[in-house]
Predicted 3D model of a 73-nucleotide RNA (transfer RNA) from a Candidatus Omnitrophota bacterium. Rfam family: tRNA. The coordinates come from a structure-prediction model, not an experiment, and the mean pLDDT is 84. Taxonomically the source falls in Candidatus Omnitrophota (Bacteria, Pseudomonadati).
RNA sequence: GGGCCCAUAGCUCAGUGGGUAGAGCAGGAGACUCAUAAUCUCUUGGUCGGAGGUUCGAAUCCUUCUGGGCCCA
Numbered sequence: 001g002g003g004c005c006c007a008u009a010g011c012u013c014a015g016u017g018g019g020u021a022g023a024g025c026a027g028g029a030g031a032c033u034c035a036u037a038a039u040c041u042c043u044u045g046g047u048c049g050g051a052g053g054u055u056c057g058a059a060u061c062c063u064u065c066u067g068g069g070c071c072c073a
């Protein structure tokens, strides 16, 4: 220098024929127990890495930038 992949909740990740975002763990409350743990129930939490573009509508499509990883030279 060239190519490819990844970036979504505090953490690990789903969601990519475009239709106003989910699971597990973690956190909070409750039930159970003499009490704790475990278990069960309910619940908080994200303008989807930044900026533009397309569209009635973008996590999703296009461009560019940033960060990380891999391959080639």
Stems, first nucleotide, its partner, number of pairs: 001072007010025004019056001027043005049065005